[in-house]
RNA sequence: GCGAGGGUGGCGGAACUGGUAUACGCGUACGGCUUAGGACCGUAUGCCGAAAGGCUUAGGGGUUCAAGUCCCUUCCCUCGCA
Numbered sequence: 001g002c003g004a005g006g007g008u009g010g011c012g013g014a015a016c017u018g019g020u021a022u023a024c025g026c027g028u029a030c031g032g033c034u035u036a037g038g039a040c041c042g043u044a045u046g047c048c049g050a051a052a053g054g055c056u057u058a059g060g061g062g063u064u065c066a067a068g069u070c071c072c073u074u075c076c077c078u079c080g081c082a
Base pairs, nucleotide, nucleotide: 001081002080003079004078005077006076007075010026011025012024019065027045028044029043030042031041032040046055047054048053058074059073060072061071062070
């Protein structure tokens, strides 16, 4: 340089057909249980904000009523070829 795959909350990871972004798990917080702890159970948990509301899928742009998803472009990671 060329080709292929990928980048989503603190971490892993889903959303496969464009239609509630963050399901599910881990972690964390509080409570229960326990003499105490572990295990287990319940609730909560993306960010900003007092609230109303706003923002957010690597960055930017486009298509669309609507984009994590489709198109263009840039950056980064992995694999293959040279």